Notes:
Large-subunit ribosomal RNA, domain IV from a Candidatus Uhrbacteria bacterium, 340 nucleotides, folded computationally.

Context: one part of a larger RNA
RNA sequence: ACAUCGUUAAGGAACUCGGCAAAUCAGUGGUCGUAACUUCGGGAUAAGACCUGGUUGCCCUCGGGAGAGGGUGACCCGCAGCAAAUGACCUCAACCGACUGUUUACCAAAAACACAGGUCCCUGCUAAACAGCAAUGUGAUGUAUAGGGGCUGAUGCCUGGCCAGUGUCCGAACGUUAAGGAAGGCCGUUAUUAUCUUCGGGUAAGAAGCGGCUGACUGAAGCGCGGAUGAACGCCGGCCGUAACUAUAACGGUCCUAAGGUAGCGAAAUUCCUUGUCGGGUAAGUUCCGACCUGCACGAAUGGCAUAACGAGUUGAGGGCUCUCUCAACGAUGUACUCG
Numbered sequence: 001a002c003a004u005c006g007u008u009a010a011g012g013a014a015c016u017c018g019g020c021a022a023a024u025c026a027g028u029g030g031u032c033g034u035a036a037c038u039u040c041g042g043g044a045u046a047a048g049a050c051c052u053g054g055u056u057g058c059c060c061u062c063g064g065g066a067g068a069g070g071g072u073g074a075c076c077c078g079c080a081g082c083a084a085a086u087g088a089c090c091u092c093a094a095c096c097g098a099c100u101g102u103u104u105a106c107c108a109a110a111a112a113c114a115c116a117g118g119u120c121c122c123u124g125c126u127a128a129a130c131a132g133c134a135a136u137g138u139g140a141u142g143u144a145u146a147g148g149g150g151c152u153g154a155u156g157c158c159u160g161g162c163c164a165g166u167g168u169c170c171g172a173a174c175g176u177u178a179a180g181g182a183a184g185g186c187c188g189u190u191a192u193u194a195u196c197u198u199c200g201g202g203u204a205a206g207a208a209g210c211g212g213c214u215g216a217c218u219g220a221a222g223c224g225c226g227g228a229u230g231a232a233c234g235c236c237g238g239c240c241g242u243a244a245c246u247a248u249a250a251c252g253g254u255c256c257u258a259a260g261g262u263a264g265c266g267a268a269a270u271u272c273c274u275u276g277u278c279g280g281g282u283a284a285g286u287u288c289c290g291a292c293c294u295g296c297a298c299g300a301a302u303g304g305c306a307u308a309a310c311g312a313g314u315u316g317a318g319g320g321c322u323c324u325c326u327c328a329a330c331g332a333u334g335u336a337c338u339c340g
Base pairs, nucleotide, nucleotide: 001335002334003333004332005331006330007329008328010326011325014324019321029051030050031049032048037042039154053076054075055074056073057072058071059070060069061068062067077081089319090318091317092316093315094314095313096311097310101113102112117152118151119150120149121148122147123146129138130137131136155306156305157304158303160236161235162234165233166232167229168228169227170226171225174224175223176222180218181217184214185213186212187211188210189209192205193204194203195202196201237255238254239253240252241251264298265295276292277291278290279289280288
């Protein structure tokens, strides 16, 4: 000097990003006592206070008895009677998530996932959905109070406007549209006919059949088209003026849009400017709490707001307590170091 541990005058968080670590507290022992809030269950062992050994009388209650419980005296010992060991610190306030639960085996336990509850969509049974080439299997030896999928996430109060775009569903008149079919047309081949001939054949036309090309017309879904649909994907404006101080604008004008953000909340886990402004707490507060609203860029199941209980969650404050610190000192064990 390091690691682990113990003690410390006075102060008591002045340490630090932060009370990290340590300390305090002390039995789900007894007797009392216990607030806000609340979903009336809780909160709650809230908080807080006091008690505790041994011997021996008397009285009361219960009991058939053994005995148990209570009251009131006397005495004994110790510094100390839960005599050792064991064994919660507490409170106030805000945010998030309702809760118990689950998770990154080996840097993250959470506000993430799940959840009961809510809602939408699909599915009538050989169900939908899924695995498989298939047989077949799961679903399910179930049957819409069932099964599958999406979103939200207890509960309370609620969940606004827009269907123009995208998606989904419904519709079928019209337009467009594939393979296929196909009247017709054209071409090849040539039975035959015509013609020429050196009689070997050549040339021209050409039915039917066969083959090829083309093809009016016909031809479904889809798309176009019409409608519905947001707890489907999503979206939810700008400028100018106006009231008898000023300021502001209930009001008016105008442009654009599918419609222009309703309730509630709001410098917020969201606010750039920003340490916004005011109030509270402190001697002093970029954090915190309560307000305001100028919301860069909240907002209603990508849920909005509130919420008792719960949380090894996040944040702020207080009491108690302490070597975290003022500020060091001493001690123990193991190292380091020296000698062997």
Lineage of the source: Bacteria > Bacteria candidate phyla > Candidatus Uhriibacteriota.